[in-house]
RNA sequence: AGGGUUUGAUCAUGGCUCAGAUUGAACGCUGGCGGCAUGCUUUACACAUGCAAGUCGAACGGUAACGCGGGCUUCGGCCUGGCGACGAGUGGCGGACGGGUGAGUAAUGCAUCGGAACGUAUCCAUUUGUGGGGGAUAGCCCGGCGAAAGCCGGAUUAAUACCGCAUAAGCUCUGAGGAGGAAAGCGGGGGACCUUCGGGCCUCGCGCUGAUGGAGCGGCUGAUGUCGGAUUAGCUUGUUGGUAGGGUAAAGGCCUACCAAGGCGACGAUCCGUAGCUGGUCUGAGAGGAUGAUCAGCCACACUGGAACUGAGACACGGUCCAGACUCCUACGGGAGGCAGCAGUGGGGAAUUUUGGACAAUGGGGGAAACCCUGAUCCAGCCAUGCCGCGUGCGGGAAGAAGGCCCUCGGGUUGUAAACCGCUUUCAGACGGAAAGAAAUAGCGCAAGUUAAUACCUUGUGUUGAUGACGGUACCGUCAGAAGAAGCACCGGCUAACUACGUGCCAGCAGCCGCGGUAAUACGUAGGGUGCGAGCGUUAAUCGGAAUUACUGGGCGUAAAGCGUGCGCAGGCGGUUCUCUAAGACAGGUGUGAAAUCCCCGGGCUUAACCUGGGAAUUGCGCUUGUGACUGGAGGACUAGAGUGUGGAAGAGGGGGAUGGAAUUCCUGGUGUAGCAGUGAAAUGCGUAGAUAUCAGGAGGAACACCGAUGGCGAAGGCAGUCCCCUGGGCCAACACUGACGCUCAUGCACGAAAGCGUGGGGAGCAAACAGGAUUAGAUACCCUGGUAGUCCACGCCGUAAACGGUGGGCGCUAGUUGUGCGAACCUUCCACGGUUUGUGCGACGCAGCUAACGCAUUAAGCGCCCCGCCUGGGGAGUACGAUCGCAAGAUUAAAACUCAAAGGAAUUGACGGGGCCCCGCACAAGCAGCGGAGCAUGCGGCUUAAUUCGACGCAACGCGAAGAACCUUACCAAGGCUUGACAUAUACAGGAAAAGUGCAGAAAUGCACUCCCCGCAAGGUCUCUAUACAGGUGGUGCAUGGUUGUCGUCAGCUCGUGUCGUGAGAUGUUGGGUUAAGUCCCGCAACGAGCGCAACCCUCGUCCUAUGUUGCCAGCACGUAAUGGUGGGAACUCAUGGGAUACUGCCGGGGUCAACUCGGAGGAAGGUGGGGAUGACGUCAAAUCAUCAUGCCCCUUAUGUCUUGGGCUUCACGCAUGCUACAAUGGCCGGUACAGAGGGCUGCAAUACCGCAAGGUGGAGCGAAUCCCAAAAAGCCGGUCUCAGUUCGGAUUGAGGUCUGCAACUCGACCUCAUGAAGUCGGAGUCGCUAGUAAUCGUAGAUCAGCAACGCUACGGUGAAUACGUUCCCGGGCCUUGUACACACCGCCCGUCAAGUCACGAAAGUCGAUAACACCCGAAGCCGGUGGCCUAACCGCAAGGAGGGAGCCGUCGAAGGUGGGAUCGGUGAUUGGGACGAAGUCAUAACAAGGUAGCCG
Repeated sequence: AGGGUUUGAUCAUGGCUCAGAUUGAACGCUGGCGGCAUGCUUUACACAUGCAAGUCGAACGGUAACGCGGGCUUCGGCCUGGCGACGAGUGGCGGACGGGUGAGUAAUGCAUCGGAACGUAUCCAUUUGUGGGGGAUAGCCCGGCGAAAGCCGGAUUAAUACCGCAUAAGCUCUGAGGAGGAAAGCGGGGGACCUUCGGGCCUCGCGCUGAUGGAGCGGCUGAUGUCGGAUUAGCUUGUUGGUAGGGUAAAGGCCUACCAAGGCGACGAUCCGUAGCUGGUCUGAGAGGAUGAUCAGCCACACUGGAACUGAGACACGGUCCAGACUCCUACGGGAGGCAGCAGUGGGGAAUUUUGGACAAUGGGGGAAACCCUGAUCCAGCCAUGCCGCGUGCGGGAAGAAGGCCCUCGGGUUGUAAACCGCUUUCAGACGGAAAGAAAUAGCGCAAGUUAAUACCUUGUGUUGAUGACGGUACCGUCAGAAGAAGCACCGGCUAACUACGUGCCAGCAGCCGCGGUAAUACGUAGGGUGCGAGCGUUAAUCGGAAUUACUGGGCGUAAAGCGUGCGCAGGCGGUUCUCUAAGACAGGUGUGAAAUCCCCGGGCUUAACCUGGGAAUUGCGCUUGUGACUGGAGGACUAGAGUGUGGAAGAGGGGGAUGGAAUUCCUGGUGUAGCAGUGAAAUGCGUAGAUAUCAGGAGGAACACCGAUGGCGAAGGCAGUCCCCUGGGCCAACACUGACGCUCAUGCACGAAAGCGUGGGGAGCAAACAGGAUUAGAUACCCUGGUAGUCCACGCCGUAAACGGUGGGCGCUAGUUGUGCGAACCUUCCACGGUUUGUGCGACGCAGCUAACGCAUUAAGCGCCCCGCCUGGGGAGUACGAUCGCAAGAUUAAAACUCAAAGGAAUUGACGGGGCCCCGCACAAGCAGCGGAGCAUGCGGCUUAAUUCGACGCAACGCGAAGAACCUUACCAAGGCUUGACAUAUACAGGAAAAGUGCAGAAAUGCACUCCCCGCAAGGUCUCUAUACAGGUGGUGCAUGGUUGUCGUCAGCUCGUGUCGUGAGAUGUUGGGUUAAGUCCCGCAACGAGCGCAACCCUCGUCCUAUGUUGCCAGCACGUAAUGGUGGGAACUCAUGGGAUACUGCCGGGGUCAACUCGGAGGAAGGUGGGGAUGACGUCAAAUCAUCAUGCCCCUUAUGUCUUGGGCUUCACGCAUGCUACAAUGGCCGGUACAGAGGGCUGCAAUACCGCAAGGUGGAGCGAAUCCCAAAAAGCCGGUCUCAGUUCGGAUUGAGGUCUGCAACUCGACCUCAUGAAGUCGGAGUCGCUAGUAAUCGUAGAUCAGCAACGCUACGGUGAAUACGUUCCCGGGCCUUGUACACACCGCCCGUCAAGUCACGAAAGUCGAUAACACCCGAAGCCGGUGGCCUAACCGCAAGGAGGGAGCCGUCGAAGGUGGGAUCGGUGAUUGGGACGAAGUCAUAACAAGGUAGCCG
């Protein structure tokens, strides 16, 4: 510090997600030791049991228990507060601390900094006193009630308990004279003196009383800060203030009475929700964000609610009273209780420990002290909960062992790892030793103080002895032995780490993207590897990354985002200059910012974690001093901002009134006749009752042609004939005036297209709804004919639009060019023009700059300042609920649950378009001949079947694989056999057989029997048997593959290097202008070159030359024949086989850019690639083929292998495809007769000859072939016949008889002869081929092959046309361009209803609960107030009585409770509404292309 994920790819926007750190954690797997920490986050749920606050006898009366002493004793014991001590009690101090918890609390809290009107037990300092009396009461004893808890009565008693009196330094009150108000004693020691013998007295210590001051603590109070919601906007009556009084420790509406009517609030009151606050903690570079366990400070609470008492302090966790809920005891009458103390239990929960030890230390309470108490605390126990440290060995050791895993079978890897050898012993184990934490208090000396005192006591110092829960612990030593000690997660990318097997969209994984449908590095297992390590992963949570709420540090033309527009209060911001001020600001000083934490430097535990000393820091707040630049404030001045005045000119700016012509429609009349209107085509409609057309006249409403314009005006919406009236704003020119008067603007106010609403008018045309006609599968549409609201006017609402420049307003600055509207000045000019300069508007282009790009660019989207509005992933949704507005329609404000990993922008390359331009092709057109109808053949589908083997399926499957299915082929079926196998290789063992022949059984394979009895000197060979490895598979996967092939397409394209442009994908080149069959060539050009394609090179045909002439040829010469190159010979010709030549737009003319090229011509056998072939770029179709072959993986292995016989692949209601033959006279039949090319031939082709009507047979010359044979070419030509008919056309079908091949023609061959003689008379919609030696037509040959289903296929020649104007249209293709929401690429994408399913939400008659208020009722405890009567120790009084007090009663307040109507929130609810989601439902096709009616907004 970044990465993954939207796309075919790119950039940017934007969300989701990951890597980091952290935790009081939990869960899974695993687990050796130690140190230091932490440990109910959930039910402030309920609690059994034990403990957690007591202590003081030196305050008191005393003596229940224990011990001692004493006395008595019958030895059983009894008595005795005398002593140590001490239960219970009176009294004092403490139970307000310590400990727990976070329910409540949004301020009565907390944090920081201040303040004044207060209190304070104990403590410290100073100071005053401590005199003298009195009456009670617990306890104890007696009696009574009660189950208990407990209570009542009587008698008696003490105090540091209680109450007077005296005194009063200071204190309080005051009318300033005065008045009022205290106390307590206890203990130690002691020389004189006194004594009632107790003591007094003196002294010391502790206490007590009054007062002053302090320390610390506490109460009160001010300012600032302190979560979310405005779908909470108004709240408040003790409320705000005053006066008086009360009350308090103290200010105060804290309380009461009266008076006034205030107080708070958009700088967020009130209400609702949530929450203890802080130091800090976690994270972060920081700013921030989140959090508030442990430790520390503050607050609040103690079963729930209320209340006071006591006290220095409480409205009191282990106190009291009342009410409530709950639990327990009960004799049913009544009582008891409060773990949010420490342990512990139940419950809840994913989840959190021992009913431990000790007061040894630290601290607290009491005490003079000893000491007691202390679940505070210190320790121990449990838990890997966290942090830190240590260990599980170390060194050597290659035959790289075995085993495992992988394998290309060679090896690799685990791996120096192990074994083995040597060494060490931390930790754990055993044994032994052994600290520190402990020093005070106390005892004994000494010194000082005090004192009369060397007592006592206090302080200091020295010394002595004691005190340890942890714990025989830390630590040290010895012993033994590598001995007891490694796991977890991950390994597709992000992200370090890969293979095998299993599985087969299953099981499963997954943080995101995504894996899994038979070769899964993604699931599971294994081997290996990577990471961390006594832990490792997962889950949850926080911060980070996230600049993804942007203060630091974002945006708003098109990605989310500028309010429709203006005016304008508050608010924010604000020109130049001078003076003053000092609020902001800045600087210095100072106080505070607790400690701990973090950081730095040291120290202590062997180290670290941890502990500890010092420093720094604590960015803050307060006080104070200074400065005067800047902002603010006060005052004065200025004119550059703003405004006013004067003079001009422009304008569909607004409102009102008047008026004009053209056109549509309607009405009246005339002329006139059959149509008009409308459409793609029609029909509805109008018209013989006279339309349309045309002429004249009239009525009425609405809108204003031309001018007219990227012209004008207005804030926007918007504004258009002409004239008049009223009126707003802007512009220009020059001067004068005012003197900052300015800019923006939340809330607010006004305006605001169209549609719509209300009332009343108006209504020509147009026209939602509606009706009819068409179209259509449908057509509630598009088209047509009609037509009502509405459109128009007046008044009033509505308040929205894609209200758009998708661009808020203001000011300043930053190159230009050009057009245009309105001004001004100057020059020019007779005028009209024109030119220059300068303002102000409206446009186009363009630099810098900006931008993701597109683009913007002085009218900014550039550079700056000020103010406002708005955005934060998509959907849900601008929706629900609530509220406001509206007559309504609806508008404004505006969520959540749930769901997705995207949605969206710009640009790029393709593809596509019922987009455009250009061009090509038998693509259309023009022609010729067909197919589609018939019969047959062949193939396919379907059906059938035991099997009808398999593959191929639009073009590009279907006379295709198959260039030959009777058996074989053959893969299929039935039946019968074989199992190392029909076939290959190797090893081992055994053998001389095996083969062959014959016979028998059998359908055959095969089996049985007989005959035969290997070769070689050997090694060995051959064959067979047995055994083991293995063979074999036309079994699967063409979507695992190689190879081969088809197709677009013989279309002209497809790319690269370097350079350049672009952030980039990419572009350029390859586009453009011409031209070509062609990316062919030329020209131009930020391109220059190159490659694969095109063309050419190759083969063949066409012309010529040349060489060679046999089997080919024969002109001339010669011979011969009935005839024939038959023979001699020839080498001319044809031909054959080689080699060469020729054609190149080369020449001429026209056109063209002096080009490429094109048109015409000449010559030439051939002319513009001369014809044909071979040749197929990058790629597309997961195209075809595992059944040609090869091959991975999977599957079968007495069978999915192999052998055999028979059957099937040849079925047949049908459908399709490709052909053949026809339908006839351009023909059929008969006879005669002519002319090819290219092939094939020894398991072959076969002549002459003979036989047969023929197929064919007999026979065999010749020929391995330019020699011989197949072989007859046919159409053609000549002659004859038929005469338009289902025929002398046509030949299917069937019958009979034959021939040939073959082991065998039944299923199931071909051919021949005779007989039979079907359909068919030229073929619907539609559709195929062909542009010249082509189509058409005619025959010939070959491969395969025993034969043949061949009418197929391939090749060959013979005869031999027609037509092409042209490119509008159909199909396919190429280049450029345009749009796109497509990229699996239009066979694309995609919207909505309906049906079924799941989920969350809204509404809903209701219903159930919660919360906070309000009104009224009831009114506990208690404080306060009142009080007839009643009761009453201290004081006064001789007494009566009084003062004072108490219970009781009454009253105010008052918790819980009750009643009531509302409010808010939540649960639930028949039914209902839309929403979301999901491989394969229905209906249509709305959008994306001109999406087939451009789309979209209201």
Predicted 3D model of a 1498-nucleotide RNA (small-subunit ribosomal RNA) from an uncultured bacterium. Its Rfam family is "Bacterial small subunit ribosomal RNA". The coordinates come from a structure-prediction model, not an experiment, and the mean pLDDT is 85. RNAcentral holds the sequence, with entries from ENA.